[in-house]
Molecule: transfer RNA
Organism: Candidatus Parcubacteria bacterium
RNA sequence: GGCCCCAUCGUCUAGUGGUUAGGACAUCUGGUUUUCAUCCAGAAAACAGGGGUUCGAUUCCCCUUGGGGCUA
Numbered sequence: 001g002g003c004c005c006c007a008u009c010g011u012c013u014a015g016u017g018g019u020u021a022g023g024a025c026a027u028c029u030g031g032u033u034u035u036c037a038u039c040c041a042g043a044a045a046a047c048a049g050g051g052g053u054u055c056g057a058u059u060c061c062c063c064u065u066g067g068g069g070c071u072a
Stems, first nucleotide, its partner, number of pairs: 001071007010025004018055001027043005048064005
C1' cells in the first nucleotide's frame, strides 16, 4: 500500500428500517438490618464524526477517525 472485520450507558453486551434503545455488572437513592454485607424497590446513564438514500436510519450506502486481522 491492498483487502476484510469491529465501534451502542462507567464495563460487557442485545437490538431483521417504525415499539419509551433492552439486559447483566458497577454507581446513586430508599427500604430491610444495631451497623456493614446480603436481599428488595427505584433512579441516572449510550448508538464514534460527517454526508447520502428513505415518509422514517442504531440498522442500508459513501467518506473520515480509532481499534483488530490477513497479505505484499